């Protein structure tokens, strides 16, 4: 780089303010809003939690349904993309449980 493929989700939630335009839009920019998928933190581990780092979202479509299609996630940055290194909150700080000591 190309091709193929696995898995999770689709319930709920959230478009407000300011600005931009040959283009007036399911548009773009900034702030805000929603949401725990990955990383991180509470915290070895499990549950649960936290919008901090990285994504994502703010009318998904068809269908009577089953389902199909589509979409998104399965960390980021620096480095020769090698060895290796870096950042992650003022939030949350709970339950179970492991180890050590007394």
């Nucleotide at each position: 780089a190309a091709a193929c493929u696995g898995u999770a989700u689709g319930a709920a939630g959230a478009g407000u303010c300011g600005g931009g335009c040959a283009u007036c839009g399911u548009c773009c920019c900034g702030a805000g809003c929603c949401a725990a998928c990955c990383u991180g933190c509470c915290u070895a581990c499990g549950g649960g939690g936290c919008a901090a780092g990285g994504u994502g979202g703010a009318u998904c479509g068809c269908g009577a349904a089953a389902g199909c299609g589509g979409a998104u996630g399965c960390g980021g940055c620096c480095a020769a993309c090698a060895a290796g290194g870096c950042a992650a909150c003022c939030a949350a700080g709970c339950c179970g449980g492991u180890c050590a000591u007394g």